This is a predicted structure of an 82-nucleotide RNA (Glycine riboswitch aptamer) from a marine sediment metagenome. The prediction has a mean pLDDT of 79.
RNA sequence: CCCCUGGAGAGCCCGCCGGGCACCGACGGGGCAACCCGCCCUCCGGCGGAGGGUGGGGAAUCUCUCAGGUCGUGGACAGGGG
Numbered sequence: 001c002c003c004c005u006g007g008a009g010a011g012c013c014c015g016c017c018g019g020g021c022a023c024c025g026a027c028g029g030g031g032c033a034a035c036c037c038g039c040c041c042u043c044c045g046g047c048g049g050a051g052g053g054u055g056g057g058g059a060a061u062c063u064c065u066c067a068g069g070u071c072g073u074g075g076a077c078a079g080g081g082g
Stems, first nucleotide, its partner, number of pairs: 001082006011021004022070003028066001029064003035057010
């Protein structure tokens, strides 16, 4: 990477085209903690260490709800085979 299997949550209304409001988080995407690194200041002080500020790196099943989804479908993730 391919195939098979399992796989949640949330919806109704209007006669139709289509529209309205509500909701979900498990395609995808955004954000962050601890911790690590650099700089500045302060403190203890023998080597060295600590604290504060600032910048960068930094996970998700957390969070946002952009996308996607709420009949069917898709589907993170898990198992089996190649």